[in-house]
RNA sequence: UACCGAUAAAGGCAAACCCGUCGAAAGGCGGGGACGCAAAGUCAUGGGUCUACCGUCACGCCCUGCGUGACCACGAUUGCCAGGCCACCGAA
Numbered sequence: 001u002a003c004c005g006a007u008a009a010a011g012g013c014a015a016a017c018c019c020g021u022c023g024a025a026a027g028g029c030g031g032g033g034a035c036g037c038a039a040a041g042u043c044a045u046g047g048g049u050c051u052a053c054c055g056u057c058a059c060g061c062c063c064u065g066c067g068u069g070a071c072c073a074c075g076a077u078u079g080c081c082a083g084g085c086c087a088c089c090g091a092a
Base pairs, nucleotide, nucleotide: 004090005089012037013036017032018031019030020029021028022027035079041085042084043083045082046081047080048077049076050075055071056070057069058068059067060066061065
C1' cells in the first nucleotide's frame, strides 16, 4: 500500500414516525427522533423501482369543458443492486 473487517479505539451518518416547508406527485430540505449502517461519504454512469404535472390514446358525462383508465421521464430513488472517485482505525 492492497485485500479484509475486531465484543478494539476515536468518531460519523440517521430508518420509521412527528412538526414545518417546497413540489402535481414520487420525493427533497430543516428540526426532533434512532431502525440500522465499515463507506448508510460522493457521482444518477448502467440496471431496477417509484411518481405522471405536461403530452398521447380510449371511454364516459351535466359535452366552449370535466371525469376515468392506459402509456409516457427530460422527475425521483445512492439506506435497491452494480460500477467510478475520495476516505478514519489496524486485530485475526
The RNA shown here (c-di-GMP-I riboswitch aptamer) has 92 nucleotides and comes from an Anaerolineales bacterium.